[in-house]
């Protein structure tokens, strides 16, 4: 330099254009307990950025950014 893959809460992961983006774990609060752990309940936290297509975009297209792989 060329081609390809990936980017979703602190972490991991689902959603194949249409409900309020779901789950696990971690965190905070509560119930329980003599205390703690476990269990149960509740809460907050997310689509890399900018444009485009569409009635409607996490999803499709373009560019940029970041990570990775192959070739040279």
């Nucleotide at each position: 330099g060329u081609u390809c893959c990936c980017g979703u809460g602190g972490u991991c992961u689902a959603a194949u254009g249409g409900u309020a983006a779901g789950g696990a774990u971690a965190a905070a609060g509560g119930u329980c307990u003599g205390c703690a752990a476990a269990a149960c309940c509740u809460u907050a936290g997310g689509u890399a950025u900018g444009g485009g297509u569409u009635c409607g975009a996490a999803u499709c297209c373009c560019a940029u950014c970041a990570g990775g792989a192959a070739c040279u």